[in-house]
This record gives sequence, C1' cells and structure tokens, in this order.
RNA sequence: UACCCAUCCAGAGCGGCCGAGAGAUCUGGCUCGAUGACGCCGCAGCAACCACCGGGCAACCGGACAGGUGCUACCGCCAGGACCGAUGGAAG
Repeated sequence: UACCCAUCCAGAGCGGCCGAGAGAUCUGGCUCGAUGACGCCGCAGCAACCACCGGGCAACCGGACAGGUGCUACCGCCAGGACCGAUGGAAG
C1' cells in the first nucleotide's frame, strides 16, 4: 500500500499505568465497561504466515519454535451494505 496470493466458526491472560467510552466503518441488534473496559507497557501464553530442518521434479507433506511478524471477550460479536476490513506473504 497500486496490483497480486493465502487466511479469518480452532487456540491462548495476568500485573502496572491511564480514565470513558469500546467491540474497524454505516444502519439495526447483541455484548464489554468506574468491581476501570478500550488503549499503552511488562511478563506469560497460543498459533505456525515467512524464515529454518527432512522428504518430494513440483504441487505438497511432515517436524521444530531459537529468528521476523501475528494473535490471546463474544465466528471479523451477529444481519444487511460498501472502492469492506485485518493479518501474513509478495511487490513497490
């Protein structure tokens, strides 16, 4: 982040700080929140996209989790909508 690819009903929480809204957006609903949500930081954990190891012409399959990300209320909370969004890869 213009284009492209894959995934999004599994899994995994405590502490500190902050202080009013939050669950991306619109409408409707449902839920979380002063017994402190959301967010930020630390630690812990989950998973296995990339990288790594083994097999294979390849597609792909298996392993591992030290590295780069990601994630840890509710199916991306639900339904409908739209140049939908998010994450990784890739590209620039």